[in-house]
This is a predicted structure of a 689-nucleotide part of an RNA (large-subunit ribosomal RNA, domain II) from Pelobium manganitolerans. The full RNA is in RNAcentral, with records from Rfam. The source organism's lineage runs through Bacteria, Pseudomonadati, Bacteroidota, Sphingobacteriia and Pelobium. Its Rfam family is "Bacterial large subunit ribosomal RNA".
Context: one part of a larger RNA
RNA sequence: GCCUACGAGUUGCUCCUCUCUGGCAAGGUUAAGCUUUUAAGGAGCGGAGCCGAAGCGAAAGCGAGUCUGAACAGGGCGCAGAGUCAGAGGGGGCAGACGCGAAACCUUGUGAUCUACCCAUGGCCAGGUUGAAGGUGCCGUAACAGGUACUGGAGGACCGAACCGAUAAACGUUGAAAAGUUUCCGGAUGAGCUGUGGGUAGGGGUGAAAGGCCAAUCAAACUGGGAAAUAGCUCGUACUCCCCGAAAUGUUUUUAGGAACAGCGUCGGCAUGAGAGUUUCAUAGAGGUAGAGCUACCGAUUGGGUGCGGGGGAGUCAAAUCCUACCAAAUCCAGACGAACUCCGAAUGCUAUAGAAAUAUUGCCGGCAGUGAGGCGCGGGGUGCUAAGGUCCCGCGCCGAGAGGGAAAGAACCCAGACCAGCGGCUAAGGUCCCCAAAUUACUGUUAAGUUGGACUAACGGGGUCCGGCUGCACAGACAGCUAGGAUGUUGGCUUGGAAGCAGCCAUUCAUUUAAAGAGUGCGUAACAGCUCACUAGUCGAGCGGCCGGGCAUGGAUAAUGAACGGGCAUCAAACAGUAUACCGAAGCCCUGGAUCCCGCUUUAAGGCGGGAUGGUAGGGGAGCAUUCCGUAGGGGGCGAAUGGAAGGGGCGACCUUUCCUGGACCUUACGGAAAAGCAAAUGUAGGC
Numbered sequence: 001g002c003c004u005a006c007g008a009g010u011u012g013c014u015c016c017u018c019u020c021u022g023g024c025a026a027g028g029u030u031a032a033g034c035u036u037u038u039a040a041g042g043a044g045c046g047g048a049g050c051c052g053a054a055g056c057g058a059a060a061g062c063g064a065g066u067c068u069g070a071a072c073a074g075g076g077c078g079c080a081g082a083g084u085c086a087g088a089g090g091g092g093g094c095a096g097a098c099g100c101g102a103a104a105c106c107u108u109g110u111g112a113u114c115u116a117c118c119c120a121u122g123g124c125c126a127g128g129u130u131g132a133a134g135g136u137g138c139c140g141u142a143a144c145a146g147g148u149a150c151u152g153g154a155g156g157a158c159c160g161a162a163c164c165g166a167u168a169a170a171c172g173u174u175g176a177a178a179a180g181u182u183u184c185c186g187g188a189u190g191a192g193c194u195g196u197g198g199g200u201a202g203g204g205g206u207g208a209a210a211g212g213c214c215a216a217u218c219a220a221a222c223u224g225g226g227a228a229a230u231a232g233c234u235c236g237u238a239c240u241c242c243c244c245g246a247a248a249u250g251u252u253u254u255u256a257g258g259a260a261c262a263g264c265g266u267c268g269g270c271a272u273g274a275g276a277g278u279u280u281c282a283u284a285g286a287g288g289u290a291g292a293g294c295u296a297c298c299g300a301u302u303g304g305g306u307g308c309g310g311g312g313g314a315g316u317c318a319a320a321u322c323c324u325a326c327c328a329a330a331u332c333c334a335g336a337c338g339a340a341c342u343c344c345g346a347a348u349g350c351u352a353u354a355g356a357a358a359u360a361u362u363g364c365c366g367g368c369a370g371u372g373a374g375g376c377g378c379g380g381g382g383u384g385c386u387a388a389g390g391u392c393c394c395g396c397g398c399c400g401a402g403a404g405g406g407a408a409a410g411a412a413c414c415c416a417g418a419c420c421a422g423c424g425g426c427u428a429a430g431g432u433c434c435c436c437a438a439a440u441u442a443c444u445g446u447u448a449a450g451u452u453g454g455a456c457u458a459a460c461g462g463g464g465u466c467c468g469g470c471u472g473c474a475c476a477g478a479c480a481g482c483u484a485g486g487a488u489g490u491u492g493g494c495u496u497g498g499a500a501g502c503a504g505c506c507a508u509u510c511a512u513u514u515a516a517a518g519a520g521u522g523c524g525u526a527a528c529a530g531c532u533c534a535c536u537a538g539u540c541g542a543g544c545g546g547c548c549g550g551g552c553a554u555g556g557a558u559a560a561u562g563a564a565c566g567g568g569c570a571u572c573a574a575a576c577a578g579u580a581u582a583c584c585g586a587a588g589c590c591c592u593g594g595a596u597c598c599c600g601c602u603u604u605a606a607g608g609c610g611g612g613a614u615g616g617u618a619g620g621g622g623a624g625c626a627u628u629c630c631g632u633a634g635g636g637g638g639c640g641a642a643u644g645g646a647a648g649g650g651g652c653g654a655c656c657u658u659u660c661c662u663g664g665a666c667c668u669u670a671c672g673g674a675a676a677a678g679c680a681a682a683u684g685u686a687g688g689c
């Protein structure tokens, strides 16, 4: 991992509540017990008790009333709707209460054969080294002291086996081993190691102290019991079909992943066709958002005018007074801002109506829920960085609980809501060269970048190219090219070593000759020279410039395996823009047949006719299938039951059935009844493989 078996809403209660069925009914009903019997059963008796038939008040008490109250007031609770017993079912309560699951708590005991420490009594430590005190001899001292040689043999002394330990690394890691092996390493006469016997026990011991150890278990051992502790938590919770179908919100919560009430779902009853609900239109309203505006307020605000007041300067002390490209109240002109400004002010939305039309819901009461983590997209906002797959509101949609087609793939985007079947048809989004169904469709342009093109740019740059607008020049010859000229006063003046068109400064940058030629556009020289340009003529012969706007392209353009059109590939396209026609394309729509449910009509029916509906998680409701046993009435079976296998038939399905083989003794139908009543999951339990 698979298979087989087992495996979770049960049972009890003279508790509550609701629904259904039945009996009796202002009543209903017995319990224990007794009698009887066809004896786990039934029948009869048994009226104790219980519920109901009257309530109100704290009570005395009164009573269809009563309490409060001074009240014959008002108000509260009642009367004017029938219960009760039994059975079944939906919920609730008390019990382990759908099943499995703690970490823990308490209590009774068992443990110191492991290990910690202690007590008693034993044992063990190869070999080598060092050489303390003390001692003796000699020297030495007044005597001591001291020196020296020898002796001596101390030490939590040294080296190093046994023994005890465990520093580093490797190996081992379903091991040889639930802590080891190998090599290296620490102690090795000591606070040493060790044998045997004994002691200390669970909030207790023991601890050279790590929360260590107390039998492979320790921040409180292990065993039995309380005990099925509790678990607002996690997981699991078993056959089929049919109808409806949510929520992730509000308030409160020692509350936030739980709950109560409300909201939203479902089922039953009643009401709703005298039109209440919903939608559109009409009509009438409330309102202060978007926008806008502000000499309409409040606040903020730019420039200018005038300018209170102030600063600075002048004025002979003081002052008057004067000046000021300074600040500036108020006011005027112009401009312009505001969620907490408004002289204004929509669209939507909201409310109303014996209004019109359409549609089919809607309200109340009761049973049963689930939900109370939501998410994404678009729009209006707050917050944040006009950040977030961020967060908090409002509106709508979708996912959630929604399959199908498209977007290569992809909860939410686009299209579209799947009852079933069909080798029928039409379309949506999106597509029509091949993969791949359908146009290599028609017409007009654009792009040359494989742009397109596929997650993603921009500022900025460029005689890329196409289109439009405005404007200038041009057959009296433009633009480009070529030929020629481009001069003179003059080397303008100044400056300067020099300054001659061309370092710099100045300038009425002037004048002359001219077809034209600047006191000079650039290169150049030390300065000149030289080459050019503007400008002009000739040649040539038809368009040539400038500015603005737009389209498509282009650079900007950088990431780690090779990879960002789905791929192949595509260039008057298979790209982009526009127009047109055709086709493909879904579970949409249509057609044919069928199923279930609802509604309407109908000679009353499970029928007929017509119309409509049938995605679905949590969840509510309905109808069934199968298993085991029982009751009543039947049936089948050694001429072969159950079981197993194969094939066929029936049923929407759970399933049912037929034939043959197997097997060798029970099986089953109808109608009822009762349940140890259905497995894929629980790191489920046991067995097998």
Base pairs, nucleotide, nucleotide: 001689002688003687004686005685006684011095012094013093015092016091017090018089019088020087021086022085023084024083027051028050029049033045034044035043036042037041055062056061065077066076067075068074098236099235101233105226106225107224109222110221116200117199118198119197120196121195122194123193124192125190127159128158129157130155134151135150136149137148138147139146163187164186165185168183169182170181171180202218204214205213206212239624240623241622242621243620244619249262250261251260252259253258263371264370265368266367267366268365269364270363271362277359278358279357280356281355282353283352284351285350291344292342293341298338299337302334303333304332305331306330309327310326311324312323313322314321374399375398376397377396378395379394380393381392382391383390404415405414406413419594420593421592422591424590425589426588430584431583432582433568434567435566439581441580442579443578444577445576446575452570460555461554464552465551466550467549468548469547470546471545472544473543481539482538483537484536485535487512488511489510492506493505494504518533522531523530595614596613597612598611599610600609601608602607625678627675628674629673630672631671632670633669634668635667636666644661645660646659647658648657649656650655